Context: one part of a larger RNA
């Protein structure tokens, strides 16, 4: 010198672009963040249309272009947070499954035949302050169950073949046994089953690397290995029974403390040394522990079920909740923002599609918190170097100082007035055409903009609307005066002050950066 998610003082004109709770994983009011599908289904609470009827604002019927609430599908494990825990196959590296699994998607290939019993809803009774529960009767479904039919599934047992480092793996091929579905349509499509690859995502297992302390030296009984059984997608002590006495360890076990791990950032010539905020990738966590259910996937942040602290409601019988999502409040701390807008895009989700949903994302709001740029004006202007300086002085003057005024000249910003985007059409949809028949290509219309009348362009308008902050004793660019008198104080170090301070306050000047200048903290 550099750097920083920083604080503080003084200061403060303008835009881009970033950044923005490092402390209490502390305790949260309120609103919002995960929902779609009437083209799966019985239906019809509210609202539309139409029609009756009257009591004229209510009742009845009907439609689908409309749908609470209810069954069913997907989605809800994605995507946002936050680093409590973890010193370990966590993570980062190379690699193996011959020991796995994969919902939607893609390709290929066969199938979508019969038949049945429920239930929620709606209605009637009952409980109960409330949450919600119970009981009858009734009713459908792409929900359940049942048979049927299939193999390139599985399972047994044979046979031939290749082939591999072993336990084996593949392929062919018989015999037996065994497993499946679901329909809607606007007739164009859109689903369902099964098998077979493929993509994609995950699991698992090992080699190596990946703080500190020896003032931790021993540690370990599912430990360590082996047979059987069970379990799991699948490999092991994973889990059991039996047996056998093994395993680790100064190449640091085991034990305490400290920590999410990397791409990277920071500096450095590098080697290193620091460090893990933004952004990316992997991992844990969701009030605290525990533990399964559903699913292709969780051991589930906005799901369940026990426990346990806290809050809250309550008629005291009971019940209700989790911001480490976006705001925001309260507290802690030096110290960190808006209870905004929009779903235009960009991306998910569900849907044939319109579409609806998305505090992802995309704008805007505040903060000089950081970088980057711009301006605060340019040119002349001294034989009146002007006035005024609580400047200085050998009292002659010197300095401020071409600086002012004056004189010509420019508007970048300001500030008013006008115009005015890209982002958005190759997307969605409708029509038509082409052949490669694919939601393919290529034409056509019709629509769509939160940001924002925003950027950005034009007129006008006049030096107008814009400089401070540290510092002058070395170190380290920059001095004199005046007050103070070991006192008020000053300081990074060195060390300045006791009557001539260039070092303390203030003044004139002067030096360094400049919309920032300093301190202070950390790292290098």
């Nucleotide at each position: 010198g550099g750097a920083u998610g920083a604080a503080c003082g003084c200061u403060a004109g303008c835009g881009g672009c970033a950044g923005g709770c490092u402390u209490a994983a502390u305790a949260c009011a309120u609103g919002c963040a995960a929902g779609u599908c009437g083209a799966g289904g019985g239906g019809u609470a509210a609202g539309g249309u139409a029609c009756c009827g009257c009591u004229u604002g209510c009742g009845g019927u009907a439609c689908a272009c409309a749908c609470g609430a209810c069954c069913g599908g997907c989605g809800a494990a994605c995507g946002g947070g936050u680093g409590c825990g973890u010193a370990a196959c966590g993570c980062g590296u190379a690699u193996g499954c011959a020991a796995c699994c994969u919902a939607c998607c893609u390709u290929c290939a066969a199938c979508u035949g019969g038949g049945g019993a429920a239930u929620a809803g709606c209605c009637c009774c009952g409980a109960g302050a409330a949450a919600u529960c119970g009981g009858g009767a009734u009713u459908a479904a792409u929900a359940c169950c049942c048979c049927a039919u299939a193999a390139u599934u599985u399972u047994a047992u044979g046979a031939a073949g290749u082939g591999g480092c072993a336990u084996c793996a593949c392929u062919u091929u018989a015999u037996a046994a065994u497993u499946a579905a679901a329909g809607c349509u606007c007739c164009g499509g859109c689903g369902g089953u099964u098998g077979a690859a493929g993509a994609u995502g995950g699991g698992c297992a090992u080699g190596c690397g990946u703080g500190a302390c020896a003032u931790u030296a021993g540690c370990u009984a599912g430990u360590u290995g082996g047979u059987g059984a069970g379990g799991u997608a699948a490999c092991u002590g994973c889990u059991c029974a039996c047996c056998a006495a093994g395993g680790c360890u100064a190449c640091g076990a085991u034990g305490u403390c400290u920590a999410g791990g990397g791409g990277g950032u920071c500096u450095g010539a590098g080697a290193g040394g620091a460090u893990g905020a933004u952004c990316c990738c992997c991992c844990a966590c969701a009030c605290u522990g525990g533990u399964a259910c559903u699913g292709a996937g969780a051991c589930a942040c906005g799901g369940g079920c026990c426990a346990g602290a806290c809050u809250c409601c309550u008629a005291c019988g009971g019940g209700a909740g989790g911001c480490a999502g976006c705001a925001g409040u309260a507290a802690g701390g030096a110290a960190u923002a808006u209870u905004g807008g929009u779903c235009a895009a960009u991306g998910g989700g569900c849907g044939a599609a319109a579409g609806c949903c998305u505090g992802a994302a995309c704008c805007a709001g505040c903060c000089a918190u950081g970088c980057c740029g711009c301006g605060u004006g340019a040119a002349g202007g001294a034989u009146u170097g002007a006035c005024g300086g609580c400047c200085c002085u050998a009292c002659g003057g010197g300095u401020u100082g071409u600086a002012a005024a004056c004189u010509u000249c420019u508007u970048u910003u300001a500030u008013a007035c006008g115009g005015g985007a890209a982002g958005a059409a190759c997307a969605c949809u409708c029509c038509g055409a082409u052949c490669g028949a694919g939601c393919a290509u290529c034409g056509g219309a019709a629509u769509u903009g939160a940001c924002g009348g925003u950027a950005c362009c034009g007129u006008a308008c006049g030096a107008a609307u814009a400089a401070g902050c540290a510092c002058c004793g070395g170190c380290u660019a920059a001095c004199u005066c005046c007050g103070u008198g070991c006192c008020a104080g000053c300081a990074g170090c060195c060390g300045c002050g006791g009557u001539a301070a260039u070092a303390c306050g203030g003044a004139g000047g002067g030096u360094g950066c400049a919309a920032g200048c300093g301190u202070u903290a950390u790292c290098c």